[in-house]
RNA sequence: UGACGAUAAUGGCAAACCUGUCGAAAGGCAGGGACGCAAAGCUAUGGAUCUUAGCUCCACCAGAGGUUAUGAUCGCCAGGCUGCCGAA
Numbered sequence: 001u002g003a004c005g006a007u008a009a010u011g012g013c014a015a016a017c018c019u020g021u022c023g024a025a026a027g028g029c030a031g032g033g034a035c036g037c038a039a040a041g042c043u044a045u046g047g048a049u050c051u052u053a054g055c056u057c058c059a060c061c062a063g064a065g066g067u068u069a070u071g072a073u074c075g076c077c078a079g080g081c082u083g084c085c086g087a088a
Base pairs, nucleotide, nucleotide: 004086005085012037013036017032018031019030020029021028022027035075041081042080043079045078046077047076048073049072050071054067055066056065058063
């Protein structure tokens, strides 16, 4: 230095849920809160999953189905970049 990941040490992040807010929605943001995480740091590059305004068909309305743009999830998996510590 690289691989690796301890009943080590310093710490870090923050699921569900609640409140407020943005959004058509999925979901995001802020506060509280901790299920957990050795990258649960960043990146939407590949796959996977979620949402579907609009459009179209049926339909009096309601509603239901189909198709699809946008979008979302890095705490779904992988890839890329970066980082703390140092037992075996």